[in-house]
Context: one part of a larger RNA
RNA sequence: CGUAUGGGGGAUGCCUUGGCUCUCAUAGACGAUGAAGGACGUGAUAAGCUGCGAUAAGCUUCGGGUAGGAGCAAAUAUCCUUUGAUCCGGAGAUUUCCGAAUGGGGAAACCCAAUACCUUGAAGAGGUAUUAUUCCGACUUGUCGGAAGGACAACCCAGUGAACUGAAACAUCUAAGUAACUGGAGGAAAAUAAAACAAUAGUGAUUUCCUGAGUAGUGGCGAGCGAAAGGGAAACAGCCCAAACCGUUAUUGUUACGGCAAUAACGGGGUUGUAGGACUGUGAUAUGGACUGUAAAUUCAAAGUUGAAUCUUCUGGAAAGUUGAACCAAAGAAGGUGAUAGUCCUGUAAACGAAUUGAAUUUACUACCUAACAGUAUCCUGAGUACUGCGGGACCGGAGAAAUCCUGUAGGAAUCUGCCAGCACCAUCUGGUAAGGCUAAAUACUAAUGAGAGACCGAUAGCGAACUAGUACUGUGAAGGAAAGGUGAAAAGCACUUCGAACAGAAGAGUGAAAUAGACCCUGAAACCAUACGCUU
Numbered sequence: 001c002g003u004a005u006g007g008g009g010g011a012u013g014c015c016u017u018g019g020c021u022c023u024c025a026u027a028g029a030c031g032a033u034g035a036a037g038g039a040c041g042u043g044a045u046a047a048g049c050u051g052c053g054a055u056a057a058g059c060u061u062c063g064g065g066u067a068g069g070a071g072c073a074a075a076u077a078u079c080c081u082u083u084g085a086u087c088c089g090g091a092g093a094u095u096u097c098c099g100a101a102u103g104g105g106g107a108a109a110c111c112c113a114a115u116a117c118c119u120u121g122a123a124g125a126g127g128u129a130u131u132a133u134u135c136c137g138a139c140u141u142g143u144c145g146g147a148a149g150g151a152c153a154a155c156c157c158a159g160u161g162a163a164c165u166g167a168a169a170c171a172u173c174u175a176a177g178u179a180a181c182u183g184g185a186g187g188a189a190a191a192u193a194a195a196a197c198a199a200u201a202g203u204g205a206u207u208u209c210c211u212g213a214g215u216a217g218u219g220g221c222g223a224g225c226g227a228a229a230g231g232g233a234a235a236c237a238g239c240c241c242a243a244a245c246c247g248u249u250a251u252u253g254u255u256a257c258g259g260c261a262a263u264a265a266c267g268g269g270g271u272u273g274u275a276g277g278a279c280u281g282u283g284a285u286a287u288g289g290a291c292u293g294u295a296a297a298u299u300c301a302a303a304g305u306u307g308a309a310u311c312u313u314c315u316g317g318a319a320a321g322u323u324g325a326a327c328c329a330a331a332g333a334a335g336g337u338g339a340u341a342g343u344c345c346u347g348u349a350a351a352c353g354a355a356u357u358g359a360a361u362u363u364a365c366u367a368c369c370u371a372a373c374a375g376u377a378u379c380c381u382g383a384g385u386a387c388u389g390c391g392g393g394a395c396c397g398g399a400g401a402a403a404u405c406c407u408g409u410a411g412g413a414a415u416c417u418g419c420c421a422g423c424a425c426c427a428u429c430u431g432g433u434a435a436g437g438c439u440a441a442a443u444a445c446u447a448a449u450g451a452g453a454g455a456c457c458g459a460u461a462g463c464g465a466a467c468u469a470g471u472a473c474u475g476u477g478a479a480g481g482a483a484a485g486g487u488g489a490a491a492a493g494c495a496c497u498u499c500g501a502a503c504a505g506a507a508g509a510g511u512g513a514a515a516u517a518g519a520c521c522c523u524g525a526a527a528c529c530a531u532a533c534g535c536u537u
Base pairs, nucleotide, nucleotide: 001534002533003532004531005530006529007528013522014486015485018457019456020454021453022452023451024450025449026448027446028445030150037098038097039096040053041052042051044076045075048072049071059092060091061090062089063088064087068080069079070078103112104111105110113131114130115129116128117127118126119125133148134147135146136145137144138143139142155186156184157183158182159181160180166173170220196203197202207234208233209232210231211230217225218224238438239437240436241382245268246267247266248265249264250263251262252261253260254259273416275381276380277379278378279375280374281373282372288369289368293365294364295363296362297361298360299359300358301357302356304352305351306350310325311324314321326343327342328332334346335345336344387411388410389409390408391407392406393405394404397423418433419432420431421430422429473480474479493521496508497507498506499505
C1' cells in the first nucleotide's frame, strides 16, 4: 500500500407526532361575583408534565354514549362498573395564598390589626363577616347606592417625539411625524351629511381600491418629496340639538294684590340656502325608519346517530401485492390495519339529532322618531367666535405673490340688504351657510377557535422549542439560552445452563421473517483504530 473481517462514528436514505405560509368562517373574550399570570398543595406508591383546589387527576345535576375503566405511564396493590362506570357536551357547587389586590404593612405567594359575633370562662389563642382610593348620585351631611382601577398579539385615534442614514462631507433638507414612550377606545377605529368641489357645463356626506401620475407642483430647484379635480369600481343612509315662540314648576324683585318682570330647570316647538323656522291663517292621521320590548317560527353553534359494497389462487413472517371471478358508488377525501385495501376498521357522500345554553334571521304586536300650502311687518338661525398683527405647525407647497386648515399671544366683527369660499388682493359671477352633536356598510389586523390548502420544511431543516423548552444552564440584573426523534407487526424485551469476583462482559439455548433488529437498539457513509493475509522498501 492492497484485500478481507471487525471496532468506532452518526453522514445518507426512508419516516413524522412538530413547524411555516395562506384561504374561508367565528371571535376579538376577561376582571372587585376578584381577572390575566403565578406560589403552594392535591395520587395507595408520585420527581416532572397535565388536571384539579383543604369537596383538591376531582363533587352535583341534565343530556349523549356503551363495556370496560382508575391522565401522560409501565408495574403491583386496591377499587369502580349493564342499579350504566370511564368518556363527551350543557348548567351548577367547591375554588388555599399572591396578584388591579382593595383593612394596615411588606423583601409577591408573608407579617400585624380594628369592629361585631362565636369557641362554657379567661387568654399575647382560634374561627366567620366587614373595614382601600377616586368619581357620580341621593338624602337624614355621614351614611347609603352605583361606577372605575388591571389584563390584552396586531389593527385604530390622540399626546410627546429621536438618531443612525441619504445628500457620496455638512448646516436647510432627508430618514420621519418613522422608531420609542405615554393616554384612550372598539370589534373594528377614525372620518361623515358641504360656510365642499367645479367653471359658465355640472357634481352632490364619508371611507377604500384602480386610474389620473411619478403628472401639477415643491426642493441648498441638490438629495429627494409629491398631490387634487375628473374617470372607473366597492359600499351606500341619513339625522338630532341650540335659538326665536308657547307653557309648567321653583326662586327673586315689584305690586294698585288682579298680576307683571327676571332667572333657573323641565316640557312642547324647531333644524335650513330655490334660505329655513318662529308668527298669522288653511289643512293632515297616513307612510316610512338605522328597532326598545314581548311572543312565535326557522336556521346555526355547543355532545352525537344512521351510513353501501369481496371472495379466492400463488409468493410471503404477514396480503392490502399477484391470479381468477364479483359487487357498491349522492360514498374512488383521508387515515389505520403484519407490504400497495372503494367493498377489513375509523371514516367519506347523503340524511338525522338537544333536557340545557347561546347567536342570527323573519313575522306579528309594541316603545321611539317621521309629512303639507299661503302670507311675510317683526323676531331667531351656534362670539372672545370669524377675522387681523406677531410666533409656530398641517397641507404637494421649505415664507414664498401664498390661498386653505390648526393654534400660543395681543387685538377683535357682521347678524340674511348678513357672512364664508372659488390659491395674494379688488370687482363681477358662481358655489355654500362656520363658530353644537350623532351615524351602519364598503376598509385595517390576527394573540385565539373551527374547517381546509400548499411546484413550503422534514430533525445542523422547519418556530428557539417534533422530546420534562423559554426547560436545563449562564448572568447581581436587564437579559441570554441549548442539546436531545426512530427496537419490532407484536415485548414475543433473551426462561434455563456455562465461563467470570460480578448487578460487567461473553459462549450456548430460546423468541422473532430478521438479534450485524438486544434496548448505546431502522439504514449505518467518511475520518480514525485493530486483526488476518498478500505485496513493497